[in-house]
RNA sequence: AAACGAACAACGCUUAAUCCUUGCGGAAACGACAAGGAGCGGGGGAUCCAACGGAACGCAAGCACAUCCGAGUAUCCGGGUGUCCGAACGUUCAAGGGGUGAAUCAUCAGGUUCCGUUAUAGGAAUCUGAAGUAGGGCGACUCUCUUGCCCGAAUCCGGCAGCUAACCUCGUAAGCGCAAUAGAGAGGUAAC
Repeated sequence: AAACGAACAACGCUUAAUCCUUGCGGAAACGACAAGGAGCGGGGGAUCCAACGGAACGCAAGCACAUCCGAGUAUCCGGGUGUCCGAACGUUCAAGGGGUGAAUCAUCAGGUUCCGUUAUAGGAAUCUGAAGUAGGGCGACUCUCUUGCCCGAAUCCGGCAGCUAACCUCGUAAGCGCAAUAGAGAGGUAAC
């Protein structure tokens, strides 16, 4: 000196996930600490429109019937007990269903479980892999066209939520980076 690696800062990327104030800690920077606000994002929630499921058990008011008592013939009234029906509600089961997100959908191959068969065949659910796909992101001012490279996950609710004004309520995590020289056009910005 170069290359490689690490840390911090700056800058930038996915994303709603940023900024400010106060307190606490700290010499300060700052903090995966607490509270509040602004901004951004999500859920629930009328009219209108759309759509409109189930089984078992328990049970209140109430209806009907029977019986006993107040009460003494009947009716009527009140109360107790039993039987049947019984909305809402509660418990269990179950067809399932729904939310955040770009992350859906089918095909092929294999594994497991279940149904089916005399045995095969076949079917359903789930997991893994391959190559695709609805859809989404990046190539450092923005847009259009062209073009290159990627993602196409995960998770939550718990039987239930359509849309939805007012209103109610929740989140503001996390993970990354030579992408800075992709091309053309248009429009901007800054400097000289």
Annotation:
The RNA shown here (c-di-AMP riboswitch aptamer (ydaO/yuaA leader)) has 192 nucleotides and comes from Cohnella herbarum. Lineage of the source: Bacteria > Bacillati > Bacillota > Caryophanales > Cohnella. The coordinates come from a structure-prediction model, not an experiment, and the mean pLDDT is 75.